[in-house]
The part of an RNA shown here (small-subunit ribosomal RNA, central domain) has 350 nucleotides and comes from an uncultured prokaryote. It matches the Rfam family "Bacterial small subunit ribosomal RNA". The coordinates come from a structure-prediction model, not an experiment, and the mean pLDDT is 87.

Context: one part of a larger RNA
Parts: sequence; structure tokens; C1' cells
RNA sequence: CUGGGCUUAAAGAGUCCGUAGGCGGCCAUGUAGGUGGGAUGUGAAAGCCCUCGUCUCAACCGAGGAAUUGCGUUCCAAACCCCCAAGCUCGAGGAAGAUAGGGGUGAUGGGAACUUAUGGUGGAGCGGUGAAAGGCGUUGAUAUCAUAGGGAACACCGGUGGCGAAAGCGCAUCACUGGGUCUUUUCUGACGCUGAGGCACGAAAGCUAGGGUAGCGAACGGGAUUAGAUACCCCGGUAGUCCUAGCCGUAAACGAUGAACACUGGGUUGAGGGGACUUCCACAUCUUCUCGGCCGUAGCGAAAGCGUUAAGUGUUCCGCCUGGGGAGUAUGGUCGCAAGGCUGAAACUC
Repeated sequence: CUGGGCUUAAAGAGUCCGUAGGCGGCCAUGUAGGUGGGAUGUGAAAGCCCUCGUCUCAACCGAGGAAUUGCGUUCCAAACCCCCAAGCUCGAGGAAGAUAGGGGUGAUGGGAACUUAUGGUGGAGCGGUGAAAGGCGUUGAUAUCAUAGGGAACACCGGUGGCGAAAGCGCAUCACUGGGUCUUUUCUGACGCUGAGGCACGAAAGCUAGGGUAGCGAACGGGAUUAGAUACCCCGGUAGUCCUAGCCGUAAACGAUGAACACUGGGUUGAGGGGACUUCCACAUCUUCUCGGCCGUAGCGAAAGCGUUAAGUGUUCCGCCUGGGGAGUAUGGUCGCAAGGCUGAAACUC
């Protein structure tokens, strides 16, 4: 070194792109680096192993063989891997024609609700709770009507429905823009898969600067409750929540399930397309491709369960685990304005 694993026991990186590397479709040819075989040289002796011999036996010793799985030279083979050069179209990509969508960015517009201001009506309470109180109110509140302003979020439709790599995305219109699906089989001709490092994106909270601030609301103040109440309940309320520019880089970032490809009974349902049949259309039926669910066969699994969206059967590549605590701590390095992130032990103890 060769092991076993990663839904829930330790273990899939939050996600994508991609460098090196690893792996890689079909057909025919060549070379012979790997590979396989033959010959030959070498692989010291001793030892180990086998067969004998000899000291009466044994150990010891002596002889022969085998072994030394290796390396060099040379000859042969050409299935497979590599390489050279020529092709193919099923993988991959492009084109044309259709098409669904809260995919993204920016701008403009809208209504409901809330709140504030002003004015009208009105005149004693309102609000709140398990019950209350503090709070607001004759300087006229609550209620109601009108006008004006403001900020944030977009009811119904709305759906185990759609889109996106993930985070995530929901009022309407316009502009710009990314990706997907189906059909044709039109073009290129293996251009592919994965991906150590690396780059980019990445909820909420938090940070920097400048704005904004209706509602909500950490901290904080007050009222209750209580033995106490640094809480749960009530009244207020600052950061924040919002916008612009930058940083942070973490989450139960979850399907607690890495990506890609192939294969392996079915049933049912939703979404987006195509085809057939029906004289045509629509509905229905059958069929096909893609996506989202449920139930289940075989099989798998410790079980729960998974089950063509696999946790089944295989292949390739990456990441990760190796008893609990100490500890995601210390230390060093590195990134960050900071908060902190990433990497990451040991002593000791059970």
C1' cells in the first nucleotide's frame, strides 16, 4: 500500500464555471512505448526450501537442485492502453422554425391598507388585557368625512403549479438581457465527463459612507405578572429593516442524499411541446420528448424507508469520515475596517 463507508449512526464542499490532472464513443490502418511470449547474460557465496551424503543419531557439516518473482540485450505477437495519420454519427455543440416561465437588471405607472398634517362633524372617553395599569384625551382624543404628503409591501389569481446553478424570484407596463423545452435531421465531427488549486455568485444578521424612515422593532424606558422576572403580556422606542456604492462569506445554505453517463416491471397525477386516429375542428383515445409529485414490483437497507427524480445494478472523476470529551478550542499562516471567516492540533480524560 491493499480496507470499509458518507439520508437519519462520524462523513457530500452552499452553488456554478473552469486550469492542471484522471477518465473517455464507433470503424479500419500503421508503429511498437506500455502489455504478452521465447532465447540469452546477470541476479556473489552463505542462509531459507527440496533430494541425497557423512560424524552410531540429531544439531553441525558436505554435495546437487530449486528459488532469487528483478534488471540488461535480442527475437516474435498486435487483442487491449498510448501514439501517428484517414474516416463515421448515436455523445457534445451549432443552425432553422415554434414555445412556456414570479429567471435577471433598469425605468415608469397603479390601487388597497397604514401613518402624519390641515380642515369639517361631534363631545368623553379611547386604547389595552386573563384581569389591569402605566399611555392617549376638554390645548377636543377615539369615531367619521374631505384634502394633501410619506414610506414599505404587493390581497384575490396562487396551486406537493412555474423559473433559476444555488442563494432565491410574485401589482402592471416598457426597454435591455441569461438559460430551458419541442420539432426538422440541416451543419461540425468526439469538439466529451469530472475537476486539486483558482475565479465568480452566495439568505439573514453585521460593518463603512451617503440618503431615507410609514409600519414593525434587538437595545433601552415605563406598566403588569412573580418569591424574584434582567422574560413571556401591555404602552412607548433607538439601531436595524428600505435605497445607492463597497465589505463580510456564513446558515437545519436540507432532499441533512456531489456531478455525469448507461441499464432495470408498473399504476396514477400536475406543467410545457410534438405526432397518430377521428372526413376537418374541438373533446376523447393512443403514442413520444422534457420537467414536477404520489403509490408501489424486483432489488437494496440496521430499520425507518428508497424504489426510472434510487438509497437498485455498473463505470468515471472530485470532496469528506475513522470512538466521546478537550475543540472547531490553542498555535502558526492567511483573508477581513471590525465582528470574525478559512486552515486546524496536542496534553489530559472516559